[in-house]
RNA sequence: GGCCCCAUGGGGUAGGGGAUAUCCUGUUGGACUUCGGAACCAACAACUCGGGUUCAAAUCCCGGUGGGGCCG
Numbered sequence: 001g002g003c004c005c006c007a008u009g010g011g012g013u014a015g016g017g018g019a020u021a022u023c024c025u026g027u028u029g030g031a032c033u034u035c036g037g038a039a040c041c042a043a044c045a046a047c048u049c050g051g052g053u054u055c056a057a058a059u060c061c062c063g064g065u066g067g068g069g070c071c072g
Stems, first nucleotide, its partner, number of pairs: 001071007010025003018055001026044005048064005
């Protein structure tokens, strides 16, 4: 340098045109407990960036950035 893949809450993960963006973990609060832990209830918190297509984009297309792989 060329080609391919990936990027979603603090961490991990599902979702491949229309859902309130899923679940686990985390944090905070509640309830429970003599205190704590576990289990239970509630809340908080995310689509890498720019552009395009579309009535509608996390999702499709192009480009940037970052990461991984293969080839030279």

The RNA shown here (transfer RNA) has 72 nucleotides and comes from a Candidatus Methanomethylophilaceae archaeon. Its Rfam family is "tRNA". Rfam classes the family as a transfer RNA. Taxonomically the source falls in Methanomethylophilaceae (Archaea, Thermoplasmatota, Thermoplasmata, Methanomassiliicoccales). The same sequence occurs in records of 2 taxa. The RNAcentral record of the sequence draws on ENA.